The RNA shown here (transfer RNA) has 75 nucleotides and comes from Streptomyces chumphonensis. Rfam family: tRNA. By type it is a transfer RNA. Lineage of the source: Bacteria > Actinomycetes > Kitasatosporales > Streptomycetaceae > Streptomyces.
[in-house]
């Protein structure tokens, strides 16, 4: 110095290839049901600027380009 991969809800992950329903799941929260009582189960509900800017589109979480943070390879 070159490459490659990752960045989405507190956390842990899908979805990105092939643009288009209001962006999800599980867990953590909180109610609720059950129970003498707790905790488990089961219901339900709160949580998102999709890393940042910009761009290309009628329409971007997806296409492109810098950036910034982590990992890994080359030299």
């Nucleotide at each position: 110095g070159c490459c490659g991969c990752c960045u989405u809800a507190g956390c842990u992950c899908a979805g990105c290839c092939u643009g288009g329903c209001u962006a999800g799941a599980g867990u953590c929260c909180c109610g609720g049901c059950c129970u003498u009582g707790u905790a488990a189960u089961c219901c339900g509900g709160u949580g998102g600027u999709c890393g940042u800017c910009g761009g290309u589109u009628c329409g971007a979480a997806u296409c492109c380009g810098a950036c910034a943070g982590g990992c890994g390879g080359c030299u």